Predicted 3D model of a 470-nucleotide part of an RNA (small-subunit ribosomal RNA, 3' major domain) from an uncultured bacterium. It matches the Rfam family "Bacterial small subunit ribosomal RNA". The prediction has a mean pLDDT of 84. The full RNA is in RNAcentral, with records from ENA, Greengenes and SILVA.
[in-house]
Context: one part of a larger RNA
RNA sequence: UGACGGGGACCCGCACAAGCGGUGGAGCAUGUGGUUUAAUUCGAAGCAACGCGAAGAACCUUACCAAGUCUUGACAUCCCGAUGAUCGUCCCGUAAUGGGGAUUUCUCUUCGGAGCAUCGGUGACAGGUGGUGCAUGGUUGUCGUCAGCUCGUGUCGUGAGAUGUUGGGUUAAGUCCCGCAACGAGCGCAACCCCUAUCUUCAGUAGCCAGCAUUUUGGAUGGGCACUCUGGAGAGACUGCCAGGGAUAACCUGGAGGAAGGUGGGGAUGACGUCAAAUCAUCAUGCCCCUUAUGACUUGGGCUACACACGUGCUACAAUGGCGUAAACAAAGAGAAGCGAAGCUGUGAGGCAGAGCAAAUCUCAAAAAUAACGUCUCAGUUCGGAUUGUAGUCUGCAACUCGACUACAUGAAGCUGGAAUCGCUAGUAAUCGCGAAUCAGAAUGUCGCGGUGAAUACGUUCCCGGGUCU
Numbered sequence: 001u002g003a004c005g006g007g008g009a010c011c012c013g014c015a016c017a018a019g020c021g022g023u024g025g026a027g028c029a030u031g032u033g034g035u036u037u038a039a040u041u042c043g044a045a046g047c048a049a050c051g052c053g054a055a056g057a058a059c060c061u062u063a064c065c066a067a068g069u070c071u072u073g074a075c076a077u078c079c080c081g082a083u084g085a086u087c088g089u090c091c092c093g094u095a096a097u098g099g100g101g102a103u104u105u106c107u108c109u110u111c112g113g114a115g116c117a118u119c120g121g122u123g124a125c126a127g128g129u130g131g132u133g134c135a136u137g138g139u140u141g142u143c144g145u146c147a148g149c150u151c152g153u154g155u156c157g158u159g160a161g162a163u164g165u166u167g168g169g170u171u172a173a174g175u176c177c178c179g180c181a182a183c184g185a186g187c188g189c190a191a192c193c194c195c196u197a198u199c200u201u202c203a204g205u206a207g208c209c210a211g212c213a214u215u216u217u218g219g220a221u222g223g224g225c226a227c228u229c230u231g232g233a234g235a236g237a238c239u240g241c242c243a244g245g246g247a248u249a250a251c252c253u254g255g256a257g258g259a260a261g262g263u264g265g266g267g268a269u270g271a272c273g274u275c276a277a278a279u280c281a282u283c284a285u286g287c288c289c290c291u292u293a294u295g296a297c298u299u300g301g302g303c304u305a306c307a308c309a310c311g312u313g314c315u316a317c318a319a320u321g322g323c324g325u326a327a328a329c330a331a332a333g334a335g336a337a338g339c340g341a342a343g344c345u346g347u348g349a350g351g352c353a354g355a356g357c358a359a360a361u362c363u364c365a366a367a368a369a370u371a372a373c374g375u376c377u378c379a380g381u382u383c384g385g386a387u388u389g390u391a392g393u394c395u396g397c398a399a400c401u402c403g404a405c406u407a408c409a410u411g412a413a414g415c416u417g418g419a420a421u422c423g424c425u426a427g428u429a430a431u432c433g434c435g436a437a438u439c440a441g442a443a444u445g446u447c448g449c450g451g452u453g454a455a456u457a458c459g460u461u462c463c464c465g466g467g468u469c470u
Stems, first nucleotide, its partner, number of pairs: 007470007015460002019424005026315008034306002042053002064301007073125001077124002079121006088103005106115003127290002130288003136284002138279003141275001143273001148187006154163003167178003193267004198235007207225002212222003238261001241255005317417001321376005327370001333364003338357002343352003383414001388409007430452007
């Protein structure tokens, strides 16, 4: 000077408390450990690994295993020789690749050659998801969006260092005010950026009959941008105004006006540093290692195993419910090897057909909870849907290992969950559906979108974490 203390003082945070809903019990999904295996590829390991890398393992992916093959190589550059091709097509053979054979046929030219391609050879080399993240770059997590971390000059101290940055107030904040041997400055805070909440204006290929006419009753048509909306430009919020408190300060409390009030709500933004934190398997890279193999190709298998243990989720255990009938209201997205309407057909998943649309125009597209009516009457049930059987649909060379979905039948555990533990303070929790990325197909995951819409917070004694002074 720091760090630490079951030392002290002050302050903050869904940290506790007050509430609401979960996990831990059941079934299933998914990840991990363990075990097994020829292989179950590798990495991630308290918080900060475990629905994580993986925004999607049937083949491919794929790195693993078995078997069969290749050796200047699947990929790049250079040298030498040969050929005029290469590509393509066909045949034999194989589990497939590899292997063997047939056919076809270059461009320019000063005729020396040059270009291009293939084959053969030679070595230089290629190649490595092999090792080391404790040799590294880059990127990322975490403390933590916590309020801190420093510098110049001056002063003090023999010096390490101190001061400034401490003190009195205040703030979300080292935010601001006052004081002070300090005076200034930088990185952080805040603001500048984006979305959202209100209004004005400009513009109307979606919206409106608001006012008029036609009408097939559909904004469909004429017509019009008033409204909704869309997308450009602006306005608006600044403690600006009032009262009280405070030190006449910063600021705090209340009020007015206002769509919005004291950071309006949300996002992006992450200081100096910590953890030899993570990543050599995104990529790059030093060194080491392999070089007829630790490289490359192919077929099949594996990553999907299963006594068990843990994490994260989904569905339930029902009447605030299940089922049936007929009604209503979104937002945000995606679409050309695509989205695919109407119509017909099938109990259904789907099929036939193909209108329209590179999309405010067409399509996906039905929103669902909700409300109305009917039924069930507390039961392992008209709850719950695992599991299993049969028959199918779709994608795709191919669904046996190992896909999703449909119909009929089957109808398990489960009657609210021990110790313990998690999330959340408002359009939040809870609950309801919709969409997208990846993607041929394959979400209960992830990332978004809207609908309905609470309870509680006395307070800081205690638990956890953090900040300042001592």